[in-house]
Molecule: SAM riboswitch aptamer (S box leader)
Organism: marine sediment metagenome
RNA sequence: UUAUAAAGAGGAGUUGAGAGAUCAGGCUCAAAGAUGCUCCGGCAACCAUCCUUAUUAGGAAAAGGUGCCAAUACCUGCCCAAUUUUGGGAAUUAUAA
Numbered sequence: 001u002u003a004u005a006a007a008g009a010g011g012a013g014u015u016g017a018g019a020g021a022u023c024a025g026g027c028u029c030a031a032a033g034a035u036g037c038u039c040c041g042g043c044a045a046c047c048a049u050c051c052u053u054a055u056u057a058g059g060a061a062a063a064g065g066u067g068c069c070a071a072u073a074c075c076u077g078c079c080c081a082a083u084u085u086u087g088g089g090a091a092u093u094a095u096a097a
Stems, first nucleotide, its partner, number of pairs: 001097005010040005018029003023077004041069003046065002049060004073092001078089005
């Protein structure tokens, strides 16, 4: 810089108090053990691979490089529209190339 972020996928061991990116406000998870780490398993299909080809595309597969496996990126925050709750956009963040 570009693309994606309402889908999908959990067990064991270990750790031991906070955790959910950051700040604020909510909400949720957590000694009936959260979070983190390791192993195994799984999900997905960005890259790579293969096929088609109308090629800035479509499809297949899952051995490789990543990623991910509570809640929409947990929700809101800024702007716009409708109008009290919803829609769109931006910013930030994450991941891939």